[in-house]
Context: one part of a larger RNA
RNA sequence: GAUUGAACGCUGGCGGCAGGCCUAACACAUGCAAGUCGAGCGAGAAAGCCCUUCGGGGUGAGUACAGCGGCGGACGGGUGAGUAACGCGUAGGAAUCUACCCAGUAGUGGGGGACAACUUGUGGAAACGCAAGCUAAUACCGCAUACGCCCUAUGGAAAGCGGGGGCUCUCUUCGGAGACCUCGCGCUAUUGGAUGAGCCUGCGUUGGAUUAGCUAGUUGGUAGGGUAAAGGCCUACCAAGGCGACGAUCCAUAGCUGGUCUGAGAGGACGAUCAGCCACACUGGGACUGAGACACGGCCCAGACUCCUACGGGAGGCAGCAGUAGGGAAUAUUGUCCAAUGGGCGCAAGCCUGAGACAGCCAUGCCGCGUGUGUGAAGAAGGCCUCCGGGUUGUAAAGCACUUUCAGUAGAGAAGAAAAGCCUACGGUUAAUACCCGUGGGUCUUGACGUAACCUACAGAAGAAGCUCCGGCUAACUCCGUGCCAGCAGCCGCGGUAAUACGGAGGGAGCGAGCGUUAAUC
Numbered sequence: 001g002a003u004u005g006a007a008c009g010c011u012g013g014c015g016g017c018a019g020g021c022c023u024a025a026c027a028c029a030u031g032c033a034a035g036u037c038g039a040g041c042g043a044g045a046a047a048g049c050c051c052u053u054c055g056g057g058g059u060g061a062g063u064a065c066a067g068c069g070g071c072g073g074a075c076g077g078g079u080g081a082g083u084a085a086c087g088c089g090u091a092g093g094a095a096u097c098u099a100c101c102c103a104g105u106a107g108u109g110g111g112g113g114a115c116a117a118c119u120u121g122u123g124g125a126a127a128c129g130c131a132a133g134c135u136a137a138u139a140c141c142g143c144a145u146a147c148g149c150c151c152u153a154u155g156g157a158a159a160g161c162g163g164g165g166g167c168u169c170u171c172u173u174c175g176g177a178g179a180c181c182u183c184g185c186g187c188u189a190u191u192g193g194a195u196g197a198g199c200c201u202g203c204g205u206u207g208g209a210u211u212a213g214c215u216a217g218u219u220g221g222u223a224g225g226g227u228a229a230a231g232g233c234c235u236a237c238c239a240a241g242g243c244g245a246c247g248a249u250c251c252a253u254a255g256c257u258g259g260u261c262u263g264a265g266a267g268g269a270c271g272a273u274c275a276g277c278c279a280c281a282c283u284g285g286g287a288c289u290g291a292g293a294c295a296c297g298g299c300c301c302a303g304a305c306u307c308c309u310a311c312g313g314g315a316g317g318c319a320g321c322a323g324u325a326g327g328g329a330a331u332a333u334u335g336u337c338c339a340a341u342g343g344g345c346g347c348a349a350g351c352c353u354g355a356g357a358c359a360g361c362c363a364u365g366c367c368g369c370g371u372g373u374g375u376g377a378a379g380a381a382g383g384c385c386u387c388c389g390g391g392u393u394g395u396a397a398a399g400c401a402c403u404u405u406c407a408g409u410a411g412a413g414a415a416g417a418a419a420a421g422c423c424u425a426c427g428g429u430u431a432a433u434a435c436c437c438g439u440g441g442g443u444c445u446u447g448a449c450g451u452a453a454c455c456u457a458c459a460g461a462a463g464a465a466g467c468u469c470c471g472g473c474u475a476a477c478u479c480c481g482u483g484c485c486a487g488c489a490g491c492c493g494c495g496g497u498a499a500u501a502c503g504g505a506g507g508g509a510g511c512g513a514g515c516g517u518u519a520a521u522c
Stems, first nucleotide, its partner, number of pairs: 001522004006518005013369006019362002021327001027324002030322003035071003040068002048059004078280003087205007096197002101193008109143001111141002118133006149156002160185006168179004206252003213243003218240008255277004259270004282303005305316004333359001335358003341355001342353004372402004382393004406463001408458004416449001421443008466511005471492003477506005487494002
């Protein structure tokens, strides 16, 4: 000099953009943060309103709450404790899996028995159960079929739901239901792709030798098991190997990278925000489900802690967003909205979304703007200095003439919104001018921010300057006070009676909504 997730002192007008627990991976009150689907399934309220013959009926409504079932809770969000490791980075590899998505091929036939919900009984303070009975399905299980696929000796699939329909047929309570045709969404098997993930290897990846030896599943082989998959991954047997001064082992420290800061570069230091990967979710262990987890807001066990209890037993996990206590030099609101982007579910309408978009707080940083402009010598008054003549503050002020950015008040006011829905034309599909899909046209709406941006008008210089320094380094000097005292100080050093170095004043220098100090890095 540059820099910072900074803090502290003094000061503080506005805006834009960014950033904001670096410490206790300490403990957490409260609210919210993951649901959705009735176009998979069975069941199914109430308040209110209307009618009433006062019994009830209709509507609310096949709505709400719950249950079975499907998909999603493995993403998104947080943190950096652990980890010196194939964890990360980079370059390769072969023995693998991949829900949803895309393309292709072939199917989607016919049966069965349950379990919730519900009803009844019963246990418990509660959490939560237990028993009996009834029931549906895209839940579950056989059978049939098998182009292909897997296994190898014969085996292994599936599920329906919704929209529309001219003729024909069946049943009919004459309302309709079904067969049949067709479209869409699904389902099964399989091939390929895309995406994601698992595994292996070369090289690189902090300090210590005041750590020199380490290792028995250890190193290799055979056989078997196990996994989606290679492999001591595991087991039995056999051999005695394997690593190490090119630093094994041990100890300490640490998430890694793209990058960030600095520097002419080489290098050094760092790894906040943003992005990629990894690890973790009160501590330790374990598996279940699933395409995917050994799963932050799932389960089980153990432990510590907190809470409830009828003492028998139960409940919990903010390193999600806010917020609280504590720690600390120090770090924000228990805000608004799903309008946009994105995600989950759904045919869709839509619902959910503390992801996200915004707003609030903080000079924490960067950038921009303002605090007026011109004129004005009697060089006013006052202050300070003085050799008492004057000098300086100083065109500075006052005065005069203007301007009105920003802030204020009033008015006006884009873009962020495109879709979806409805109507309609054409094309595709089809037996079909239904339905559905695509393209075009029309129509109807949807904004948290937001009393926003931007623009116009109004009034009046009106509301807006400080901080540090002045001995040398280093730009900037005099007076008074003090008297090795009080004090200053980054280094050299000042102060013991004329201190440009302490304290005050006047003047000056530098930077400026900041300035200085401390800490840290180059």
A computed fold for a 522-nucleotide part of an RNA from an uncultured prokaryote, annotated as small-subunit ribosomal RNA, 5' domain. The full RNA is in RNAcentral, with records from ENA. Rfam family: Bacterial small subunit ribosomal RNA. Model confidence (mean pLDDT): 84 of 100.